[in-house]
RNA sequence: GGCCCGGUCGUCUAGCGGUUAGGACGUCAGAUUUUCAUUCUGGUAACCGGGGUUCGAUUCCCCGUCGGGCUACCA
Repeated sequence: GGCCCGGUCGUCUAGCGGUUAGGACGUCAGAUUUUCAUUCUGGUAACCGGGGUUCGAUUCCCCGUCGGGCUACCA
């Protein structure tokens, strides 16, 4: 340099064009408990950037960027 895969709450992860963007852990509040832990209830917080297609994009396409993998050349 070329090719391929990936980027979603603090973390892991689901979502294959119209969802209130879901779940688990975390965290916060409350309940339970003599206390702690456990358990239960509720809250919390996310689509990497830009452009395109579309009535509508987290989702499809292009560019960039970041991370990972394979490979070639030089030396």
Description:
This is a predicted structure of a 75-nucleotide RNA (transfer RNA) from a Bacteroidota bacterium. Its mean pLDDT, the model's own confidence on a scale to 100, is 82. The organism belongs to Bacteroidota, within Bacteria. It matches the Rfam family "tRNA". Rfam classes the family as a transfer RNA. It was read from a public genome assembly.